This is a predicted structure of a 122-nucleotide RNA (FMN riboswitch aptamer (RFN element)). It was read from a public genome assembly, where an Rfam model found it. Of the family's consensus pairs, 97% are formed in the model. Rfam family: FMN riboswitch aptamer (RFN element). About the family: The RFN element is a highly conserved domain that is found frequently in the 5'-untranslated regions of prokaryotic mRNAs that encode for flavin mononucleotide (FMN) biosynthesis and transport proteins. This element is a metabolite-dependent riboswitch that directly binds FMN in the absence of proteins. In Bacillus subtilis, the riboswitch most likely controls gene expression by causing premature transcription termination within the 5' untranslated region of the ribDEAHT operon and precluding access to the ribosome-binding site of ypaA mRNA.The FMN riboswitch structure, reported in present an FMN-bound six-stem junction, adopts a butterfly-like scaffold, stapled together by opposingly directed but nearly identically folded peripheral domains.
[in-house]
RNA sequence: AGUUGUCUUCGGGGCGGAGUGAAAUUCUCCACCGGUGGUUACAGUCCACUAACAGGUUAAUUCCUGCCGAAUCUGUGAAAUUCAGAUACCGACGGUUAAAGUCCGGAUACGAGAAGAAACGG
Repeated sequence: AGUUGUCUUCGGGGCGGAGUGAAAUUCUCCACCGGUGGUUACAGUCCACUAACAGGUUAAUUCCUGCCGAAUCUGUGAAAUUCAGAUACCGACGGUUAAAGUCCGGAUACGAGAAGAAACGG
């Protein structure tokens, strides 16, 4: 290096301006944000996964199943749906004087995983 279980820590960002209105950070115009692992080269939109939501199940969100959004073109290159340029698109549930990716809430939660510690071991 590796292996098995244990423990510790970490582990999601964003409404600023204008307009309408009795009322909007929810509508309209402009703006802003992008979890985890993988991929010959850096990914919100490729592949896979988590949270959420639904059903079943369990002593227990314990386990199982379902659901699970969205991109193209040109260029460079050995290699890029990942970079550069251009133009697009997407975003759980509940709440709200008015419809929410950005406000409030479940959540001091859960979490894909990341780093580390001691132990084992040749």